[in-house]
Predicted 3D model of a 349-nucleotide part of an RNA (small-subunit ribosomal RNA, central domain) from Trichopus zeylanicus subsp. travancoricus.
Lineage of the source: Eukaryota > Spermatophyta > Liliopsida > Petrosaviidae > Trichopus zeylanicus.
Context: one part of a larger RNA
RNA sequence: UUGGGCAUAAAGUGUCUAUAGGUGGCUUUUCAAGUCUGCCAUCAAAUCCCAGGGAUCAACCCUUGACAGGCAGUGGAAAUUACCAAGCUAGAGUAUGGUAGGGGCAGAGGGAAUUUUCGGUGGAGGGGUGAAAUGCGUAGAGAUCGGAAAGAACACCAAUGGCAAAAGCACUUUACUGGGCUGACACUGACAUUAAGAGAUGAAAGCUAGGGGAGCAAAUGGGAUUAGAUGCCCCAGUAGUCCUAGCCAUAAAUGAUGGAUACUAGGCAUUGUGCGUAUUGACCUGUGCAAUGCUGUAGCUAACACGAUAGAUAUCCCACCAGGGAGUACGUUCACAAAAAUGAAACUC
Repeated sequence: UUGGGCAUAAAGUGUCUAUAGGUGGCUUUUCAAGUCUGCCAUCAAAUCCCAGGGAUCAACCCUUGACAGGCAGUGGAAAUUACCAAGCUAGAGUAUGGUAGGGGCAGAGGGAAUUUUCGGUGGAGGGGUGAAAUGCGUAGAGAUCGGAAAGAACACCAAUGGCAAAAGCACUUUACUGGGCUGACACUGACAUUAAGAGAUGAAAGCUAGGGGAGCAAAUGGGAUUAGAUGCCCCAGUAGUCCUAGCCAUAAAUGAUGGAUACUAGGCAUUGUGCGUAUUGACCUGUGCAAUGCUGUAGCUAACACGAUAGAUAUCCCACCAGGGAGUACGUUCACAAAAAUGAAACUC
């Protein structure tokens, strides 16, 4: 220097945007930097290689010759990469007509349930468990009927279903708003892809300040169980869970599978949308594009499995990769803190 990997063995950054850098569609022209090639100079000798000779063989020694490769100069080639110039439309984007959606954000409204409270009826239990007890109840509980208040979550529909970059998103409705898909064609004309550093976002828990507090419930108290019971079970119950403003930046942040492009048998199903057929309409049947699933051929795989949504076949770019010590120590960055990020070595096996 080349060579291997990354679903489950070590290994894909939680996700996205995007800078440098890397890589990059078709046609023609210029140029000759990369590339290829001729000649020449040089890379001491010895060594290595080839041929011949010598020491009785051999190692060894002697005499010639030569490749490959490096670097410089000079002449040439122009397919390819780069450069110059001009063009193209299949990539990408814009405009336009439709369309599905729990995508986002802000406001308004709703009913069921729960708890509390007030009043009526009523009169002894109720609750809980494996069984009990603590706790509640004649100061009237539980049950039942009516009124009121509060907070949180939105049954059925509901699906292997939809949307979103991921985290995530579900009562109804209104305003604003992002993205996708699809149909005809019109425009721009490679504007693309990946992405170190950077920026944004990022469940839950936790933190700061101010509200709110129905239910649930770390901590805590009590009752049980037990040899013990700092638990599982029961009765209570505070932070928290909710809202507003700001931090934190981590998860088995999982598809344990980075992104982009091309290509490679089928079958079945679902969602969106177009075409054709048909119809009063809905179904039905065929088909294109996009998405989501199941099964499966070739191939691949250690196996399990994957299999057009690849873990098949290829190209480009990025992240990462060998036991323990250790995601530790030290240093640094960041944070209010808790922590987080970066991240070794000795030693051992």